[in-house]
A computed fold for a 76-nucleotide RNA from a Deltaproteobacteria bacterium, annotated as transfer RNA. Its mean pLDDT, the model's own confidence on a scale to 100, is 82. Rfam family: tRNA. By type it is a transfer RNA. Gene Ontology term of the family: triplet codon-amino acid adaptor activity. The same sequence occurs in records of 2 taxa. The organism belongs to Myxococcia, within Bacteria.

């Protein structure tokens, strides 16, 4: 240099006919306890890598660009 995956909550990742952004851990607040540990309820937490572009309407289609993982291939 080319090809393939891949980036979604704080962590690990789901999210395919384009229209609700979700879960499992964790976080905090309550209950139960003497207290903690385990549990129940319930909240909070998101520029879905970045720009741009179609579209009524984008995580999602199309374009370009960072970064990470393989793979290939040049050099030496």
């Nucleotide at each position: 240099g080319g090809g393939g995956g891949g980036u979604u909550a704080g962590c690990u990742c789901a999210g395919u006919u384009g229209g609700g952004a979700g879960a499992g851990c964790g976080g905090c607040u309550g209950g139960u306890u003497c207290g903690c540990a385990a549990u129940c309820a319930g909240c909070a937490g998101g520029u879905c890598g970045u720009g741009g572009g179609u579209u009524c309407g984008a995580u999602c289609c199309c374009c370009a660009u960072a970064c990470c993982c393989u793979c290939c291939a040049c050099c030496a």